[in-house]
Context: one part of a larger RNA
């Protein structure tokens, strides 16, 4: 000199963009942060309409139609998104490879299929137990829930071949035989024909059938995401020199999506180390960021990638995916409820509280945009996100007026008492009026969705569905930005001995004090304190801390 997630002191007008518990991975009151689907399913509270009956004439019962809450079964999601940095010196990370040792829900492309049955169970009803959390028994019922059967292109396993590739283990392709292995339906539309039911006997409703679409099963490929392995690279201590029995390797088996001492049995006696093993300390890693001419040094806040963790420790279940922050089980500590028998909880999500600390924000608004989950869609959910609030914490921009104005006013300070200086500074005159405030106008951020119209496609069809084009809702911020008019407010802090830009007077008298270094102060202090003057920076200025 530069920098900062800063803090402290004095001061403080406005805006934009960022940033904001670095300490205690301490404890947490309260609210919210993951739901959604009725186009998978049974059931249906409530309310409304119409008719009938009873009558106490506005109520009850009943029939039909509509509405469809809450709960339940089932599907998908909840493994994403969000937080933190405790642990970790490790294939955790970075980089480059390998997977001929692997998996991948939803999505895309292509091929094939979707046949025919069965038995339950929640909800519900009834009877119980319990203070509660919750729970037992009996009975009824549905499905895209569950379970057999059929079929088997393909896949998998076995068996015996051929070809290509590869150093090899092996991989790929072609063609046999045997065995094993699937599925679920929903919704919309429809002219004939068939069938079932209801009756008002020619109508209505359901089904078959056809068709569209969303699904379901199976296979191949892709995309995406992940697992595993390897080369190289990046901290300190040798006042840590030896470490190791599943240890190192082999065989066989188990386990896994998959290789492997990953695990087990047996066999061998190996493996690592001064090119630093082992031990100890410290630490999430990187893109980056700061500094520096660079080399380098420091660092890893915010943003992005990866990893790890979710009160502490352990474990598995479900699932395509977890050993799972707002899931389960066990154990520990802690807190809370209790009828003392037993139960409940986990903010390192967003706000917020307490404690700690030099120190770090609102228990805000909205799903309008972007993105995510579910859904055919409308839509619902979303403390992700978009915004607003607080804080000069940082960076950037703007303002606190401009021009004129000498009897160089008054006043202060100094003085050689002549004067000098603050100083065009003020007063005064003219002009302007940024930001705030008030008033008027007033955005962009919105793309389209449902729906309607036109044209094309599927189709038996002008239905439905679908592609393209046109029209066509929706704004939290916010009456904000911006424009116009009116009207006015706003400067401090540090320094002045040398380094280092800037001096005099008074007070004090080795006192009080200053100080980054050298050093000032003991009666003329440009170094202490105050004042005038001056210098520097400026809504900041200094101090402290840390890094280069």
């Nucleotide at each position: 000199g530069a920098a900062c997630g800063a803090a402290c002191g004095c001061u403080g007008g406005c805006g934009g963009c960022g940033c904001g518990u670095c300490u205690u991975a301490a404890a947490c009151a309260u609210g919210c942060a993951a739901g959604u689907c009725g186009c998978a399913c049974g059931g249906g509270a409530u309310c409304c309409c119409u008719g009938a009956u009873g009558c106490u004439u506005g109520c009850a019962u009943u029939a039909g139609g509509g509405u469809g809450a809450g709960a339940g079964u089932g599907g998908c999601g909840a493994a994403c998104g969000g937080g933190u940095g405790a642990g970790u010196a490790a294939c955790a990370c970075g980089u480059g490879g390998a997977u001929a040792a692997u998996c991948u829900a939803c999505c895309c492309u292509c091929g094939g299929g979707u046949u025919g049955g069965g038995g339950a169970u929640a909800a519900c009803u009834c009877c119980g137990g319990g203070a509660a959390a919750c729970u037992g028994g009996a009975g009824c019922u549905a499905a895209u829930a569950c379970c057999g059967a059929a079929u088997a292109a393909g896949a998998u396993g076995g068996u015996a071949g051929g070809a290509a590739c590869g150093c090899a283990a092996g991989u790929u392709c072609c063609a046999g035989c045997c065995a094993u292995u699937a599925a679920a339906g929903g919704u919309g539309g429809g002219g004939a024909c068939c069938u079932c039911g209801a009756u008002u006997u020619a109508u209505c409703g359901g089904g078959g059938c056809c068709u569209a679409u969303c699904g379901c099963c199976u296979g191949a490929g892709g995309a995406u995401g992940a697992g595993u392995c390897c080369g190289c690279g990046g901290c300190c201590c040798a006042u840590u020199a030896g470490c190791u029995a599943g240890u190192u390797g082999g065989u066989a088996g188990g386990g896994u999506a998959a290789u492997g001492g990953c695990c087990u049995a047996c066999c061998a006696a190996g493996g690592c180390u001064a090119c630093g093993a082992u031990g100890g300390g410290u630490a999430g890693c990187c893109g980056g960021c700061c500094u520096g001419a660079g080399a380098g040094g420091g660092u890893g806040a915010a943003c992005g990638g990866c990893c790890a963790c979710a009160u502490u420790g352990g474990g598995a279940c479900u699932g395509a995916g977890a050993c799972a922050c707002g899931g389960c089980c066990c154990a520990g500590a802690c807190u809370c409820c209790u009828a003392c028998g037993g139960g409940a909880g986990g903010c390192a999500g967003c706000a917020g509280u307490u404690a700690a600390g030099a120190a770090u924000c609102u228990u805000g608004c909205g799903c309008a945009a972007u993105g995510g989950g579910c859904g055919a869609a409308a839509g619902c959910c979303u403390g992700a996100c978009g915004c607003a609030g607080c804080g000069a914490c940082g960076c950037c921009g703007c303002g606190u007026g401009g021009a004129g104005g000498a009897u160089g006013a008054a006043g202060g300070c100094c003085u050689u008492c002549g004067g000098g200086u603050c100083g065009u500074a003020a007063a005064c005159u003219c002009c302007a009026g940024u930001a705030a405030g008030c008033a008027g106008g007033g955005a962009a951020g919105a793309a389209u969705a449902a729906g309607c119209c036109a044209u094309g496609g599927c189709u038996a069809a002008u239905a439905u569905c679908u592609a393209u084009g046109g029209c066509g809702a929706u704004g939290a911020c916010g009456g904000u930005a911006c424009c116009u008019g009116c009207c006015u407010a706003a400067a401090g802090c540090c320094c002045c001995g040398g380094c280092u830009a800037a001096c005099u007077a008074c007070g004090u008298g080795c006192c009080a004090g200053c100080a980054g270094c050298c050093g000032c102060g003991g009666u003329a202090a440009u170094a202490c304190g105050u004042a005038u003057g001056g210098g520097g920076c400026u809504a900041g200025c200094g101090u402290u801390g840390u890094u280069c």
This is a predicted structure of a 548-nucleotide part of an RNA (small-subunit ribosomal RNA, 5' domain) from an uncultured bacterium. Rfam family: Bacterial small subunit ribosomal RNA. Model confidence (mean pLDDT): 80 of 100.